[in-house]
Molecule: small-subunit ribosomal RNA
Organism: uncultured prokaryote
RNA sequence: GGCUUAACACAUGCAAGUCGAGCGGAAACGAUCCUAGCUUGCUAGGACGUCGAGCGGCGGACGGGUGCGUAACGCGUAGGAAUCUGCCUAGUAGUGGGGGAUAGCCCAGAGAAAUUUGGAUUAAUACCGCAUACACCCUACGAGGAAAAGGAGGCCUCUUCUUGAAAGCUUCCGCUAUUAGAUGAGCCUGCGUCGGAUUAGCUAGUUGGUGAGGUAAAGGCUCACCAAGGCGACGAUCCGUAGCUGUUCUGAGAGGAUGAUCAGCCACACUGGGACUUAGACACGGCCCAGACUCCUACGGGAGGCAGCAGUGGGGAAUAUCGCACAAUGGGCGAAAGCCUGAUGUAGCCAUACCGCGUGUGUGAAGAAGGCCUUAGGGUUGUAAAGCACUUUCAGUGGGGAGGAAAGGUUAGUCGUUAAUAUCGGCUAGCUGUGACGUUACCCACAGAAGAAGGACCGGCUAACUCCGUGCCAGCAGCCGCGGUAAUACGGAGGGUCCAAGCGUUAAUCGGAAUUACUGGGCGUAAAGCGUUCGUAGGCGGUCUAUUAAGCAAGAUGUGAAAGCCCCGGGCUUAACCUGGGAAUAGCAUUUAGAACUGGCAGGCUAGAGUCUUGGAGAGGGGAGUGGAAUUCCAGGUGUAGCGGUGAAAUGCGUAGAUAUCUGGAGGAACAUCAGUGGCGAAGGCGACUCCCUGGCCAAAGACUGACGCUCAUGUGCGAAAGUGUGGGUAGCGAACAGGAUUAGAUACCCUGGUAGUCCACACCGUAAACGAUGUCUACUAGCUGUUUGUGGAUUUAAUCCGUGAGUAGCGAAGCUAACGCGAUAAGUAGACCGCCUGGGGAGUACGGCCGCAAGGUUAAAACUCAAAUGAAUUGACGGGGGCCCGCACAAGCGGUGGAGCAUGUGGUUUAAUUCGAUGCAACGCGAAGAACCUUACCUACUCUUGACAUACUAGAAACUUUUCAGAGAUGAAUUGGUGCCUUCAGGAAUCUAGAUACAGGUGCUGCAUGGCUGUCGUCAGCUCGUGUCGUGAGAUGUUGGGUUAAGUCCCGCAACGAGCGCAACCCUUGUCCUUAGUUACCAUCAUUUAGUUGGGGACUCUAAGGAGACUGCCGGUGACAAACCGGAGGAAGGCGGGGACGACGUCAAGUCAUCAUGGCCCUUACGAGUAGGGCUACACACGUGCUACAAUGGCAUGUACAAAGGGUUGCCAAGCCGCGAGGUGGAGCUAAUCCCAUAAAGCAUGUCGUAGUCCGGAUUGGAGUCUGCAACUCGACUCCAUGAAGUCGGAAUCGCUAGUAAUCGUGAAUCAGAAUGUCACGGUGAAUACGUUCCCGGGCCUUGUACACACCGCCCGUCACAACAUGGGAGUGGCUGCACCAGAAGUAGAUAGCUUAACCUAGCUUGCUAGGAGGGCGUUUACCACGGAGG
Repeated sequence: GGCUUAACACAUGCAAGUCGAGCGGAAACGAUCCUAGCUUGCUAGGACGUCGAGCGGCGGACGGGUGCGUAACGCGUAGGAAUCUGCCUAGUAGUGGGGGAUAGCCCAGAGAAAUUUGGAUUAAUACCGCAUACACCCUACGAGGAAAAGGAGGCCUCUUCUUGAAAGCUUCCGCUAUUAGAUGAGCCUGCGUCGGAUUAGCUAGUUGGUGAGGUAAAGGCUCACCAAGGCGACGAUCCGUAGCUGUUCUGAGAGGAUGAUCAGCCACACUGGGACUUAGACACGGCCCAGACUCCUACGGGAGGCAGCAGUGGGGAAUAUCGCACAAUGGGCGAAAGCCUGAUGUAGCCAUACCGCGUGUGUGAAGAAGGCCUUAGGGUUGUAAAGCACUUUCAGUGGGGAGGAAAGGUUAGUCGUUAAUAUCGGCUAGCUGUGACGUUACCCACAGAAGAAGGACCGGCUAACUCCGUGCCAGCAGCCGCGGUAAUACGGAGGGUCCAAGCGUUAAUCGGAAUUACUGGGCGUAAAGCGUUCGUAGGCGGUCUAUUAAGCAAGAUGUGAAAGCCCCGGGCUUAACCUGGGAAUAGCAUUUAGAACUGGCAGGCUAGAGUCUUGGAGAGGGGAGUGGAAUUCCAGGUGUAGCGGUGAAAUGCGUAGAUAUCUGGAGGAACAUCAGUGGCGAAGGCGACUCCCUGGCCAAAGACUGACGCUCAUGUGCGAAAGUGUGGGUAGCGAACAGGAUUAGAUACCCUGGUAGUCCACACCGUAAACGAUGUCUACUAGCUGUUUGUGGAUUUAAUCCGUGAGUAGCGAAGCUAACGCGAUAAGUAGACCGCCUGGGGAGUACGGCCGCAAGGUUAAAACUCAAAUGAAUUGACGGGGGCCCGCACAAGCGGUGGAGCAUGUGGUUUAAUUCGAUGCAACGCGAAGAACCUUACCUACUCUUGACAUACUAGAAACUUUUCAGAGAUGAAUUGGUGCCUUCAGGAAUCUAGAUACAGGUGCUGCAUGGCUGUCGUCAGCUCGUGUCGUGAGAUGUUGGGUUAAGUCCCGCAACGAGCGCAACCCUUGUCCUUAGUUACCAUCAUUUAGUUGGGGACUCUAAGGAGACUGCCGGUGACAAACCGGAGGAAGGCGGGGACGACGUCAAGUCAUCAUGGCCCUUACGAGUAGGGCUACACACGUGCUACAAUGGCAUGUACAAAGGGUUGCCAAGCCGCGAGGUGGAGCUAAUCCCAUAAAGCAUGUCGUAGUCCGGAUUGGAGUCUGCAACUCGACUCCAUGAAGUCGGAAUCGCUAGUAAUCGUGAAUCAGAAUGUCACGGUGAAUACGUUCCCGGGCCUUGUACACACCGCCCGUCACAACAUGGGAGUGGCUGCACCAGAAGUAGAUAGCUUAACCUAGCUUGCUAGGAGGGCGUUUACCACGGAGG
């Protein structure tokens, strides 16, 4: 501190009574005395304490609650005058004498009750006359009006002698009248006090006056009459919301939000209305009426009001005890004691807030155990724990123990009053005596670390990190975002961080937010300048003098409640808290002095503004008239077959004579050239010529007026095009429409026609990217240049020069700007005024209003939704953008592929398996430089489990080897030979077997966890850095530009200067020469031979080492005196001589976990290992890459010539012999310039074939063989004989190649037991073409646009379908309200011929009665009016 929601409904108890010293009295209780009766312990007696009910007085208008209503004089603040005020204080004057009633009580009724009727009797401080009137009120000025109440105590006197009575005196409390005060209340006024204009007009008692009434009081407060006013853009009226303030929260402040507790004011008391009483109410715990609800009832009728304190139900996310006490403070009554007091004081509940305290302190390393992590060593939890030594606050037990208490009562004394020592009052002293809280605060003793720690968070913001689980799931999330198999972001754990009896979440307010900007923002392109003029209100306004004092500035006074905030003290052990004092307080009011500035008033001035005079330019506006060119149409002439139109066509026109051409005519619209970042106009806009009317602008001189000015909400005029109405007009053009094309379609672009319209007159519309996307006016602030139009001066008189105005353009300084840009025509620096903006969408939309004939315009939201939308600039990328350039890129050529057969790879299908990977270029004769077994990873079957392989331990055995049996084999069982090497004699090394455990093993997954390697753009010429400079920055510059190159190659220039990786060069090879060296190579000369065979030679070729050579070096030309290019000479070679190796920064999450390596995950008698067989070789089909062909530039046959580069001992294999052949046999030679493979083939020569499916082609198939190999069935190659398929040059499409290249011909090698049409290499023969860069593809540089950045394979728009949400409309429906009516309770006021009536007056008489009057009551009625009813 504690119902923020239901001012929702309330059971029960309590919350306002008191006074016997106002009264008649005695229902209840108590105690004592007395009296009486008698049933001796009862009855009666008010005498006493007291007191139910009643009359009377005071108080129930305070205190307590709530915030419904209220946008108001309700509140706040400062004032005012026409008022009242019980109790209280002070003063003055009184308090005399009468009367009639009434409750209670008693009797008799009615009713269930609440209640009530009649009769009789009675009291007062209840009520009513009379008397009196200092003051008071009224006034017509008069002897006018109008009061009161007693009670308690005491003294004195008299008396039945302790009771009563009378007069008097006195004290206190009352009463009456009145004057003042104080307090409280009522009324009036200035200023301030939320939102909405999609609320613009409101008002008839309305505004004022006169008179009257009414009130405590001014007043249309009410009424009669008169006048027609009053309020409103400075926001009336209406609608919505809300109690206001001191304060509270926040903020640097200005502000913004707020009105809980506490305090002041207001309003309300079930809802609505009303009055009564009173000093005060239109009254929370009073009355009457109406209504709703609840309760009681005997059904006739009654009762009630927690927004008092507790408490209950309900609503809600949510808020407490049916406590104690009047002890204190305060209030009511009372003379007082005292009584009452849910005010208040206290206790209970709630961590709701603030403050304080505790849950231990010190020591303690074996750094314990356990947990977690780990690189397996350790680290961390952590001095933390345990252990040891202490302390005892708080809680617990026991004991002690303040203060809150002042009063009151009684006794005594004294003072005052008084006749008085009575009383009463004041003061002093003694005694007595009052505590709910309370087991109080506080203090002491005892025992024992004992009873006492949690919450959130750990991706960034933001302090704090790891593991496991999960796998875009589960979930997290304030914003960004996290999670798809290595999650510091989810969940758990360990650890850590921040707070701490709390910690987090949610909701709310302010701040940050200069993000509504007064302090303190903006409007060219981000949201934002009205399309534009004129102009009202308003705002602002030149200069001088005088005055005023509204603004302004200074002082003083009053106020600004207390509490709160702030400062200084004090009190609780401290603090929170409480308390004393001070300071502060915006503002408002009064007053004194001031006069600079603004304003007012008065008078001047001329610099602003305007008028006059003389000139000037102009498509400025309106009206009338005139003109020529062109199109079209009509008539006529000439003339003939097409015209027209397009990318190409067709529709269309034309033999009924078009187009073309000539002549004449008609009609409408528009005005070529001049024409110009030229002119004019406010803007829209304005273009042939002439005339008339007319607006504005400019210049030069003077003269005049004298601030007349600027800007402008509302208003008002103008306002392109389109559109609308009425009437004309209609040549051309031309929405709609029709036809033809294009297209997948083509309601389009193109073509042929064509209606509204375009034109005129009058009247509407009122909008445009109405743009300079830049409001108007004024002043100031470097320059240069062009142009239009005035004017002045100078001279050399010109196409001259120098000035000065008004426009209009291009650059540019300072400055400004986010940048772009603007820059005297500002977007600079300032001033005045207006308009407009506040994230995107919804939406310039809906509803409402206004305008319009309509179309529509104008004003103008919200719900909902998103986390962006936007501007300028940067780097890339892209473009069916531009420029320059390159490449077998196209073109020019040559040869192919796509068609056939076969080979090979892939897809697909199939299968037990057809292992896996590669998939546009950049996968597909790829990994694979070679699958019968092996390889092999796949399938089936059979086996093994420390294992086929590695390390470590123990035990044993040499290792190894022969043979037999079972089995498909692995394997199993048996069996033979064999005892080795080193040694320090302990043993050791290698190998094998057995056992147990650590472990092995995995071609299992992830290339999107990785290393390494590779492909590709691309051998393209690019990619960067340092320093400097420029830019707020991203970035730029350098690297762009002019040339040049194959080249970012080089030169020149340049805010750049340098440098690096790339290019080139250095390396290899090839082409020429030289030197050296000559064997196995070579052979010119000499000799020799079948043969370089052998001597010999070192010349040549060749081999392999080293050099030379080529550098634009020389000449000429071009170029910029450069770089370089072109041509030439010489040279083997010429401009990089040819070829190779060499691949920048990077891109593609490119490829590879199956070469290898490797993180993580997974398997462990299996996803590991072994064996046999099978499969990778399947086959409807599709594709890629090749081979062979289709033939005569050929095939076949015979003869014959010339290479290079390789390989070879597990090898190449000669001669010879055999075989048709593959091959066999044979064994010489060769570890190779020696021997072998090894005859090169195309070619050349001759012959044949004669255009046929052939003497082409060779697939397929049958038979027979050879070779390799354990083994050719699935599934090898080759040979011979036979067979002789498709195929006659290949659709759309597509590939390679620019010179020793393509094409063509053969040869070799790797792999390899064997198995190339593949791959790699070698030489032979050996072309054609390139005009050129328009196009296709790819690339480089510069530039441009961009809404792209995953970067065009981008981004992105709309309809439709389904569902949901929100808003608008809507058949309707509910609430509030205005107007005109009906109605009329209670109440108040008036009227009243009915009924009734104690006091007072009059009269009468029988003296207590009657009659009358005044006055009252009831009833009736009129006015006002709540509820209720019905209407547009």